[in-house]
RNA sequence: AGAGUUUGAUCCUGGCUCAGAUUGAACGCUGGCGGUAUGCUUAAGACAUGCAAGUCGAACGGAAUCUUCGGAUUCAGUGGCGGACGGGUGAGUAACACGUGGGAAUCUACUGAGUAGUGGGGGACAGCCCGGCGAAAGCCGGAUUAAUACCGCAUACGCCCUACGGGGGAAAGGCGCAAGCCGCUAUUUAAUGAGCCCGCGUAAGAUUAGCUAGUUGGUAGGGUAAAGGCCUACCAAGGCGAUGAUCUAUAGCUGGUUUGGGAGGACGAUCAGCCACACUGGGACUGAGACACGGCCCAGACUCCUACGGGAGGCAGCAGUGGGGAAUUUUGGACAAUGGGGGCAACCCUGAUCCAGCGAUGCCGCGUGUGUGAAGAAGGCCUUCGGGUUGUAAAGCACUUUAGUUGGGGAAGAUAUGGUGUAUGCGAAUAGUGUAUAUCUAGGACAUUACCCAAAGAAUAAGCACCGGCAAACUCUGUGCCAGCAGCCGCGGUAAUACAGAGGGUGCAAGCGUUAAUCGGAGUGAUUGGGCGUAAAGGGCGCGUAGGCGGUAAUCUAAGUUAGUUGUGAAAUACCAGAGCUUAACUUUGGGGAGUCAACUAAGACUGGAUAACUAGAGUACAGUAGAGGGGAGUGGAAUUUCCGGAGUAGCGGUGAAAUGCGUAGAUACCGGAAGGAACACCAGAGGCGAAGGCGACUCUCUGGGCUGUAACUGACGCUGAGGCGCGAAAGCGUAGGUAGCAAACAGGAUUAGAUACCCUGGUAGUCUACGCUGUAAACGAUGAGUACUAGCUGUUUUUUCGCGAGAAGAAGUAGCGCAGCAAACGCGAUAAGUACUCCGCCUGGGGAAUACGGUCGCAAGAUUAAAACUCAAAGGAAUUGACGGGGGCCCGCACAAGCGGUGGAGCAUGUGGUUUAAUUCGACGCAACGCGAAGAACCUUACCUACUUUUGACAUCCUAGGAAUUAUUUAGAAAUAGAUAAGUGCCCGCAAGGGAACCUAGAGACAGGUGCUGCAUGGCUGUCGUCAGCUCGUGUUGUGAGAUGUUGGGUUAAGUCCUGUAACGAGCGCAACCCUUAUACUUAGUUGCCAACGCGUAAAGGCGGGAACUUUAAGUAGACUGCUGGUGAUAAACCGGAGGAAGGUGGGGACGACGUCAAGUCAUCAUGGCCUUUAUAAGUAGGGCUACACACGUGCUACAAUGGGUAUUACAGAGGGAAGCGAACCUGCGAGGGGGAGCAAAUCUUUAAAAGGUACUCGUAGUCCGGAUUGCAGUCUGCAACUCGACUGCAUGAAGUUGGAAUCGCUAGUAAUCGCGGAUCAGCACGCCGCGGUGAAUACGUUCUCGGGCCUUGUACACACCGCCCGUCACACCAUGGGAGUGUAUUGUACCAGAAGCAAGUAGAGUAACCGAAAGGAGCUCGCUUACCACGGUAUGGUUCAUGACUGGGGUGAAGUCGUAACAAGGUAACC
Repeated sequence: AGAGUUUGAUCCUGGCUCAGAUUGAACGCUGGCGGUAUGCUUAAGACAUGCAAGUCGAACGGAAUCUUCGGAUUCAGUGGCGGACGGGUGAGUAACACGUGGGAAUCUACUGAGUAGUGGGGGACAGCCCGGCGAAAGCCGGAUUAAUACCGCAUACGCCCUACGGGGGAAAGGCGCAAGCCGCUAUUUAAUGAGCCCGCGUAAGAUUAGCUAGUUGGUAGGGUAAAGGCCUACCAAGGCGAUGAUCUAUAGCUGGUUUGGGAGGACGAUCAGCCACACUGGGACUGAGACACGGCCCAGACUCCUACGGGAGGCAGCAGUGGGGAAUUUUGGACAAUGGGGGCAACCCUGAUCCAGCGAUGCCGCGUGUGUGAAGAAGGCCUUCGGGUUGUAAAGCACUUUAGUUGGGGAAGAUAUGGUGUAUGCGAAUAGUGUAUAUCUAGGACAUUACCCAAAGAAUAAGCACCGGCAAACUCUGUGCCAGCAGCCGCGGUAAUACAGAGGGUGCAAGCGUUAAUCGGAGUGAUUGGGCGUAAAGGGCGCGUAGGCGGUAAUCUAAGUUAGUUGUGAAAUACCAGAGCUUAACUUUGGGGAGUCAACUAAGACUGGAUAACUAGAGUACAGUAGAGGGGAGUGGAAUUUCCGGAGUAGCGGUGAAAUGCGUAGAUACCGGAAGGAACACCAGAGGCGAAGGCGACUCUCUGGGCUGUAACUGACGCUGAGGCGCGAAAGCGUAGGUAGCAAACAGGAUUAGAUACCCUGGUAGUCUACGCUGUAAACGAUGAGUACUAGCUGUUUUUUCGCGAGAAGAAGUAGCGCAGCAAACGCGAUAAGUACUCCGCCUGGGGAAUACGGUCGCAAGAUUAAAACUCAAAGGAAUUGACGGGGGCCCGCACAAGCGGUGGAGCAUGUGGUUUAAUUCGACGCAACGCGAAGAACCUUACCUACUUUUGACAUCCUAGGAAUUAUUUAGAAAUAGAUAAGUGCCCGCAAGGGAACCUAGAGACAGGUGCUGCAUGGCUGUCGUCAGCUCGUGUUGUGAGAUGUUGGGUUAAGUCCUGUAACGAGCGCAACCCUUAUACUUAGUUGCCAACGCGUAAAGGCGGGAACUUUAAGUAGACUGCUGGUGAUAAACCGGAGGAAGGUGGGGACGACGUCAAGUCAUCAUGGCCUUUAUAAGUAGGGCUACACACGUGCUACAAUGGGUAUUACAGAGGGAAGCGAACCUGCGAGGGGGAGCAAAUCUUUAAAAGGUACUCGUAGUCCGGAUUGCAGUCUGCAACUCGACUGCAUGAAGUUGGAAUCGCUAGUAAUCGCGGAUCAGCACGCCGCGGUGAAUACGUUCUCGGGCCUUGUACACACCGCCCGUCACACCAUGGGAGUGUAUUGUACCAGAAGCAAGUAGAGUAACCGAAAGGAGCUCGCUUACCACGGUAUGGUUCAUGACUGGGGUGAAGUCGUAACAAGGUAACC
C1' cells in the first nucleotide's frame, strides 16, 4: 500500500467480498514447562451449607470455673465505639447522574493545634431470683440492683437566641501506691469527609410539535445542617420549545480500552474516581454520618419451620448448588505482609487482603536436541519405466543436558512488638515511664518456594490449518451436477491442482483453525476528504420570514481572534529516558505531553458591535422603446356541421381489400339563404414576451415586467432563503350554462388462431364559458439562485452613438462553431458542465418501494411526508468490436425475372423413416442425411439372430518339451470338431555329436482379442459458408482505454483488381498469374497410325513396295498483352466501339479453397488417450437375417405417344478395358447362349453393334401396333449352392398411366434437352456412380420483389449474438410482510375508591420514677383515638408497544408448467411521463 467480482472486451459509477489489528470470548483438533495477568458478558433468576463485623472487664453490677486465697480466666446482660468503611452488582437513571471549571447559604464522629472546665445531688431499668403463657420464636408480671446508662441543681467572658433591655445551655469517670496516663464537657481553628447551586460538554427518533396549575415569579410563614415552590397561604400570569420542549425507545458516567497515519469510529471487563441499588414497593428510627447489603416497621411475591395458634428468611460479600446459556474456577490456606474495626495494651476480628488450586483464556519466555552421516538404504508416492521425490531426513558414529526426574543445599519478603543495658526528659528516686540508642529473644500462610550443586540419560515432550484466483504452496487415486466444497468469484454432469483419501509442499507453532464481535481497508456520510446534464441526486416556478453571507474609507470598543502569566486538568494507562526480576511479559523511578477549562494582563490587523461618512452594488426620477406578457368588453372573415329552398340522378362513403353506415321517403356532387359553436390559414422566422406553467384574427380599455439613454436623487437600502404564502399544462371533481367539429367509454364492421387492439362507420362524457376544487407531468436545458473573472469567429431580435452611405462601435437578448480549461466518455465551452465565493435543495448498491403504517391536505380520485422484513451480487452510465433489424444506401450470384426441360400424379428400381421380427447389424438427419459409407448382402462379405462348439485362444512375441512340414483315405456329425489309418522326412552350419531358421503339437504364464463405449478426450481426413473477397501484421499516428487509422472516401473491377485522394507508410495469407487440358500454327520424329504423288495388287480393302505431304500421335516452341486505334473519364485506373487475329479483354474447362464458423461428420478405413470385457462384449461352424410391409418421404428409370411406335435397309464417334482376361472367323439355337479357339500383355488382336440420324413401308388418336408392370410356363449363364434371395432369354398375360394439386428443382452455349458407348466394383448381378462422344436449342427488359453474400452507415436492453433477449396474468412450493372481527401481555395518562406502616398535627380516653409543690396536684412524657400525606390494591375510561388471529392484499424466491408476445431493430401501431 491494495486485491477479487457487472462486460465479448473497455473506461467510469457503485455495492458486495478479502488480506490487518483486536477480544473477559466460545467451538473443533492437538497439548511439554515456567512467569505474569485474567475468568457468569446470559436469569438485578432462585438459593442448601459454612464463613464474610466485631471489640472493650482499664465504664458497670453479676454468674460460673480455677486458686498459692493475693487473684486469674471465661461468659450472658447494661454501657461505649464500630456495624454509613471495606466487599458486590449495574436493575434503574438522558439526569447537575457524570466530566470539567467555578460558586455560597452549610454540617463534619474519630484526628492535629488552642482556650476554659470536670462541683454537688437524685430516681430508675436490664441482668440475677420468683411466678406465668407458648411447639417454637419469644413474651408478660413481681421483687431487688450498678455504672462513663438516665435526670435535675450550681458555674460558664468565650458559645446560642435577642425586641439589645436581657435570656438560655455542660460534664464521668477509669487505671495506677503515686507521678501521671486514658477519658468526659463547652468552645475556637485546621484537616478530612459530606450536602447544595451554576456555566459548558454528554446517544437516537419530528412517522413524538406543542408542553406546563406548584406550573413561572413575588410577599409572608413553615421546614432543613444549609440557599431554594422544598412546603403552605395569598397575589400576578407567567415559564419551556424548531439552537428541538414534551413524548418514546435505549443507556450507569468518566479516567480509559481497541482500531486508525490522523481526524474520527466502536466499546466502558479487570485497575482507579463518581453515582445508583441491595427479594419488590413504601416508611421512618438511631446516629457526626443512613432513610442503612449481612438494622427496624408495613405491604407484596416466593421459600422454609409449625403442635395450625403462629413464626423465620433475603449470597448483586467469599466459596459453593441447581437453573439459564456457546460459555466463565476451590464449599482451599493465612492474618506472615498491607490496610481496617475495637482495645491503654497484650490481643481479638477481618472470604478486605496476601497466597495457593483449576482453565493454553490472553501476553511473555524456554524446550522437544547438536554435529557428522550417500549404499542417496528400506518403505511410501509419482513415473515418459530411464528415473524422480520424501532426503542428511532416518539408521549409524561422535557430543550436549536447558526444562523434566532423583538427591542435597538454600535466600529476600521481618526496620514491628516485647525483654535487658546505656544516655536523656519527668520525678525526691537507683521506682516507674516517654524518647533515642545498643543488644537479646519470639514471630512466614505461601513453602517440599525462588535460586544453587550433583547424578543418570537423547533419554519424557508437535501439532493444526491450508495448497483454483485473491494468497505462499501440485501431483496421483476414488467419485461422476451424486456425495460434497464455498469468504467473494465459483468448483462437481468419467481424465476435478476447487469434493474425499494419499504422497509432496506452504504457513504458523504449544498451539492452529472456525465462529461471533469492533475498527481498518471504506475518500462507502467526505471537517481533514465526495457528489447532483446522461451513472443515485436541482425543489415545477416565484415572493418572502427566521437564519447564513455581505461594498468603500475613518474613529471608538474588545465579544470572536492572537500571545503571555497563574490555577487546575487525581493516580494508573499511553510516550521518552533509566532501574529491578538470568531475558521478556511484568514491576518501578524520573520527565514530558494532554482542556472548545477558569482568572488576569497585553495586542488591535481581520470578523463582530457602536458612531458619523461615501457612491462603484441596489433603488428612485426624467426621456424614449420592442413585444402572441396578463385581465375585461366588443367586432370580423374563411371552413366544418345542421336546417330551408333550387337544380339533379343512382349511387355516396370508406379501405391494403372490404363491410358496417348514408341514399329512389331523392343522398353524394352543385347553387342560394339561414342558424350555431369552436378555432383563428397566409404573415410565421433556430423570431418575440413571460418567473415557470404558458401566450398567436382585429379594435378599445385596465394593468405587470424588461431594455436603452441622461447621471438629478436616496445612501448598502444587498444576495440567498428552512418553515410560510402565491402561481402552476393536461386529465379529473362540484354547481350552472353551452355543445359545430373532434372524441375516452360504448356499439357495429373488418383483420386475426384469438383481437376486449392497431384500420373503418357511428358515438357519450369531455374539450368551450363562469365560479370553486385538485397541485401533479420526460413541469426538461433531465443543468437551483446571485456576483466576479477567463481567446476568438459567425447568424439573428431590440436599441443607442458615429457615418451621406456602405458600414463600424456599445448595451440587452437569442442561436451556431470553437481556444484554454473541465469531463468516465459523450460533450460543455462568457447563456460553462471553466476558475472562485455566498446561500438553499437533494444523493449514498439493485429490488421490495412512485409501497405499507402513521400524520397532514382533498368532495372524491388521490397528493405529500415516508420505512422495514426479506432478497440479489450485481443494478447502472458512456464509449468499443461484432451480430442482428419486418433500418437506410451501393453491389453481386440461374437469386428473381425471361426461357427450356423436369420433380410432385402412374408403374417399377433404389435409399430413408415407421412398423414388424429371434435378428431385420451399425453409422449419416435442414441447406451441408435419405442411388449416402456400400466401386456392387445368395454362402463368404457380416459386424446381427438361433443352435452347436473352443478357452494362452482364429492372429503377435517370449519360454519348456516333443515332432519336420505336409499329403491322402476313412468313421461320427449340419459343419466346426473329435477319432482312426497310411505315406513322408526336407533347408543352413558342422567330420560327427549337435545347433540354427521356418512350421506343427502339448504345457505354464506374461499376454492376445474386442466393428464394445466415448467424434463432447484426440490425430488424420472430409463437408459447409465459398472460389465469397475477404482476413491480418510491423512501424507510425490517435484515444485514459477496449480500440481506431491503414482496410474509410471518389472512381473502377470477376476480385482489398487497379487508379486517385488521404496520418499513414509498408508487408503477409487470400484474388490474379505460374500447373494440366482444350482451341491455332510451326519445328522435330514417323510405328502398330496415315496414303497425296509413283508403282504392284484385290471382288473390295494402305493389302504390298514405298512416301513423310495431309490427318494423327507426342515432345518442344510460338500466340493474347487492353499490345494498336477512336471515344468517355481527373490527363489516371478503367470502360465502350473498331482493326488485325484460330482465339479478345480472366478465350472454354480443370486442379488449386485465406483467417475462421458449425463441440458439423467419422473411435465401423486407419491411428490413438481413458473406460469396460477376458470359459466372453473374444474365437469357430451351420442355418437364418441385413431382401420383412398397412404406410410416409427423398432420388431415379420407363411411360402416357404420331417431332411417335413397328419392320426393313443404310451411315458417322470418342474415351476406355483386356491374361484364372478380352475373345475373332466359322458352326449351332427363335433367343439368352453353346461349341470353337485364330489373334492379342495391345495406335497391331479383341471388346465394337455406336445410337439418335438417313431412306422406304405401316399404324391414324384408340388405353391403341402407345405403355410395359404383374403373373404363368419353358429356358440360358455364373457359381459348392440361385427356396428364402441373382441376372438374362422365349412364348403367353397386358395393370396403372391420356402430361400430373399446393408446392418445388436444374440450366446462360457446344450449355439445356436428347442419343448411344465405355469403365470401376465384380464368379454372377447397374434404371446407380464415374467418364466419353453424337445431334443440338430458347431466353436474359431488368434488379421492384424471394433466397444467399460483400462494403459503408444507423438503432440495439443482443454477445450461446434474433432459433437472441424479455414482460404480465394464471397454476404449484416456500419465505418475510400489510390489512383483519378480535384475543392476550407489558407500560402509561386521567378521574375516583381505598388507605398498612410511619412522620407531623390535634386530642375529649388511659397511664406515668426523676422537675415544681407542704399536700392535692401541675409541667412534661408514653399509650390510645382522630386528621392530612401516602405504598400496595381496586373501578372506569383513554394512549402506546409487543405477541397472536379465521380470512384477505400485494411482494420476494424457486433448470426445464399454462396463456399470449408488451419492451429492446422503425420490435413489426416509435417509445416514454

Small-subunit ribosomal RNA from an uncultured bacterium, 1473 nucleotides, folded computationally. The coordinates come from a structure-prediction model, not an experiment, and the mean pLDDT is 84. Rfam family: Bacterial small subunit ribosomal RNA. On this family, see Yusupov et al., Science 2001: "Crystal structure of the ribosome at 5.5 A resolution".